[in-house]
RNA sequence: GGAGUCGGCCAGGCAGCCGCUUCGCUGACGCGAAGAGGAAAGUCCGGGCUCCACAGGGCACGGUGCCAGGUAACGCCUGGGGGGCGCGAGCCCACGGAAAGUGCAACAGAAAAUAUACCGCCUGCGCAAGCAGGUAAGGGUGAAAUGGUGCGGUAAGAGCGCACCGCGCUGGUGGUAACACUGGCGGCAUGGCAAACCCCACCGGGAGCAAGACCGAAUAGGGGAACUGUAGUGCGGCCCGCACUGUUCCCGGGUAGGUUGCUUGAGGCGCGCGGUGACGCGCGCCCUAGAUGAAUGGCUGUCCACGACAGAACCCGGCUUAUCGGCCGGCUCCCUCC
Numbered sequence: 001g002g003a004g005u006c007g008g009c010c011a012g013g014c015a016g017c018c019g020c021u022u023c024g025c026u027g028a029c030g031c032g033a034a035g036a037g038g039a040a041a042g043u044c045c046g047g048g049c050u051c052c053a054c055a056g057g058g059c060a061c062g063g064u065g066c067c068a069g070g071u072a073a074c075g076c077c078u079g080g081g082g083g084g085c086g087c088g089a090g091c092c093c094a095c096g097g098a099a100a101g102u103g104c105a106a107c108a109g110a111a112a113a114u115a116u117a118c119c120g121c122c123u124g125c126g127c128a129a130g131c132a133g134g135u136a137a138g139g140g141u142g143a144a145a146u147g148g149u150g151c152g153g154u155a156a157g158a159g160c161g162c163a164c165c166g167c168g169c170u171g172g173u174g175g176u177a178a179c180a181c182u183g184g185c186g187g188c189a190u191g192g193c194a195a196a197c198c199c200c201a202c203c204g205g206g207a208g209c210a211a212g213a214c215c216g217a218a219u220a221g222g223g224g225a226a227c228u229g230u231a232g233u234g235c236g237g238c239c240c241g242c243a244c245u246g247u248u249c250c251c252g253g254g255u256a257g258g259u260u261g262c263u264u265g266a267g268g269c270g271c272g273c274g275g276u277g278a279c280g281c282g283c284g285c286c287c288u289a290g291a292u293g294a295a296u297g298g299c300u301g302u303c304c305a306c307g308a309c310a311g312a313a314c315c316c317g318g319c320u321u322a323u324c325g326g327c328c329g330g331c332u333c334c335c336u337c338c
Base pairs, nucleotide, nucleotide: 001334002333003332004331005330006329007328008327009326010325012303013302014301015300016299017298018297020035021034022033023032024031025030037309041320042319044318045317046316047315048314049208050207051206052205056240057239058238059237061204062203063202064201065200066080067079068078069077070076081095082093083092084091085090096199097198101197102196103193104192118139119138120135121134122133123132124131125130147165148164149163150162151161152160166188167186168185169184170183171182172181173180174179212260213259214258215257222251223250224249225248226247227246231245232244233243234242235241267286268285269284270283271282272281273280274279
């Protein structure tokens, strides 16, 4: 100097004029304070909260899937193990079980699991064509061919024997564990797919702020049918259990207004301590939107990084997706010079 990788911060600024919403103060006029995001998005997870409801058990169903921690909890985050990609810093993983069972793998190929021999090699017979026997080392097909490499041996070969690797069984060491390293025995069964059904372990009531509560108003204190305590209704499906005493359907009529829930929180910031880290503890400071046909906009001047993606609607913790730029820092690789 260049290229990469990981993390953090910002989200136009300043000034003036007018305007909007909420809250507070004032007798009034008016004054003051605050006022959309890093994703507010998707509604994908997890909860808080409300109701069913006094609130259980089981089956079914659904979710997660290496180990250990963090957290209110999670399918999230942190650290570690294993696998894969990358020269590297780093990044990714739908990561339990294939000897419980069922199933799938077209075509090609002799043969894809009740396994064999197409070409080839060797031996015998034969003039030859060919026939019989042995073989799976070589070749072919295929995504994958039944342990691999090498040496010996053999008629030619083959774990046939040996060495190493792999595999199975069994010890030791380290680690909380997942696992790692290592010793012995055994020539040794046959691979893949569970993001196929399945098995195993753990977790899980339902509905949702349009939840729910209160006030007010209006109507037709209407009409009909069925079941009704040995019954019915409620609890997402089913069973048990529990609670209650009425429940369901059809036709017709009225209302849809206001208040609340509604913003002080698993809250934010700073410092210290503990921890590899996620994070936790202590002390101190702060209050930072609550609209409801939906509030922050318009104009002017100036600076500049010349503004992308984009607007809260009960709240919070995550993940995923979209995105113009600017600033700061760590680490890795390449080139050159001293």

Predicted 3D model of a 338-nucleotide RNA (Bacterial RNase P class A) from a Pseudomonadota bacterium. It matches the Rfam family "Bacterial RNase P class A". Its family is annotated with dimeric ribonuclease P complex, tRNA processing and ribonuclease P activity in the Gene Ontology. The sequence was found by an Rfam model in a public genome assembly. The coordinates come from a structure-prediction model, not an experiment, and the mean pLDDT is 77.